Context: one part of a larger RNA
Molecule: large-subunit ribosomal RNA, domain IV
Organism: Candidatus Woesebacteria bacterium
RNA sequence: CCUUCCUAAAGGAACUCGGCAAUAUAGCGACCGUAACUUAGGGAUAAGGUCUGCCUAGACUAUGCCGCGUUGCUUGGAAGCAACGCCAUUAAUUUGGCAAAGUGCAUGAAAAUGCAAAAACUAGAGAAACUUCUAAUCAGCGCGGCAUAGUCAGGCCGCAGCUAAAGAACCCAUGCGACUGUUUACCAAAAACAUAGCUCUCUGCUAACACGAAAGUGGAUGUAUAGGGGGUGACGCCUGCCCGGUGCCGGAAGGUUAAGGGGAGAGGUUAACGCUUUGAACUGAAGCCCCGGUGAACGGCGGCGGUAACUAUAACCGUCCUAAGGUAGCGAAAUUCCUUGUCGGGUAAGUUCCGACCUGCACGAAUGGCGUAACGAUAUGGGUACUGUCUCUAGGAAGGACUCG
Numbered sequence: 001c002c003u004u005c006c007u008a009a010a011g012g013a014a015c016u017c018g019g020c021a022a023u024a025u026a027g028c029g030a031c032c033g034u035a036a037c038u039u040a041g042g043g044a045u046a047a048g049g050u051c052u053g054c055c056u057a058g059a060c061u062a063u064g065c066c067g068c069g070u071u072g073c074u075u076g077g078a079a080g081c082a083a084c085g086c087c088a089u090u091a092a093u094u095u096g097g098c099a100a101a102g103u104g105c106a107u108g109a110a111a112a113u114g115c116a117a118a119a120a121c122u123a124g125a126g127a128a129a130c131u132u133c134u135a136a137u138c139a140g141c142g143c144g145g146c147a148u149a150g151u152c153a154g155g156c157c158g159c160a161g162c163u164a165a166a167g168a169a170c171c172c173a174u175g176c177g178a179c180u181g182u183u184u185a186c187c188a189a190a191a192a193c194a195u196a197g198c199u200c201u202c203u204g205c206u207a208a209c210a211c212g213a214a215a216g217u218g219g220a221u222g223u224a225u226a227g228g229g230g231g232u233g234a235c236g237c238c239u240g241c242c243c244g245g246u247g248c249c250g251g252a253a254g255g256u257u258a259a260g261g262g263g264a265g266a267g268g269u270u271a272a273c274g275c276u277u278u279g280a281a282c283u284g285a286a287g288c289c290c291c292g293g294u295g296a297a298c299g300g301c302g303g304c305g306g307u308a309a310c311u312a313u314a315a316c317c318g319u320c321c322u323a324a325g326g327u328a329g330c331g332a333a334a335u336u337c338c339u340u341g342u343c344g345g346g347u348a349a350g351u352u353c354c355g356a357c358c359u360g361c362a363c364g365a366a367u368g369g370c371g372u373a374a375c376g377a378u379a380u381g382g383g384u385a386c387u388g389u390c391u392c393u394a395g396g397a398a399g400g401a402c403u404c405g
Stems, first nucleotide, its partner, number of pairs: 001400008010391002014389001019386001027052001029051004037042001039234001053156004058152015074136007085098004103116005157161001162167001169384007176376002181193002197232007209218003235371004240301003245298002247294005254289003260283002265278005302320005329363001330360001341357005
């Protein structure tokens, strides 16, 4: 000196293209608390605070188990509890009659008391229900005990109690892309691709389309809410004008147009018949010309001059050209050359950043325009915390380097 680490006074991004790198934060533990915005779901662990160990036959709460008492449901068991006649009549449950009963002995005048005995009867769905007592199970409540968990209280120790290890730094603003996802295996992970959604177009089934000389196969054992192709890219508000050119779709009158049909005529040869070469008119499809349509088809969307009572500007007017002259929205922008445009904010100081202005060299509406919560190892600017990035270096450790081998 190199690699990999450790520590650092004071300052704390002054470093640098840029906080690159390294710190810092740290528990999906408890409690409190939490903004703009929002698609009402989120944002959000937003942010920001407090606590956290151990001891205590301390207090309370919850749960589980045990014991005692009490209440109730259900089921089972035991006991208790009933009996009203028929006929006529009346307002009536009234009145009258009939039936049945009113037994024996002793005492007594009788009423009555005591003892004893006999007779009768219904069976209907049913003596259920009801009342009382009792047993078991289950449930509730009260009291007590034990265990666990939590909250509180009191105490103990230390600089420090998620005591080790492991385990988010955070906030503000903007661009882009909605998101999760995918990608240049080995320099690019992105704003690129994809995506759900939207839209155009083709396809009626032996589908379109694709692979294949073909047979056949996929599409699809699907059938227009299906399948193929193109574009855009969640969601919200929207998506203007132009069909002249190119494409596509439709039309079929006319023009043009191939082979074929046709055969006037001409040439060669022959004595002749013939043979042969050439060949005008006419006829003759799609296509093209032609006539319409079509932009979420390819695409396109002007110039000059003048004008208002300060100046400036031009709502206004004129003129040329065009198929039509850029609407809404946005705008020095991932687009702005001039340009570090001008103004404002942030800084002591800001070619970056944010907000405006509009003079848009050369934004602009599914080659989508403008917004947008959430999301992002995305890009940019700012801040808090933090630090050897720096002022400005120093000390230390291990391994190389060096010497010997």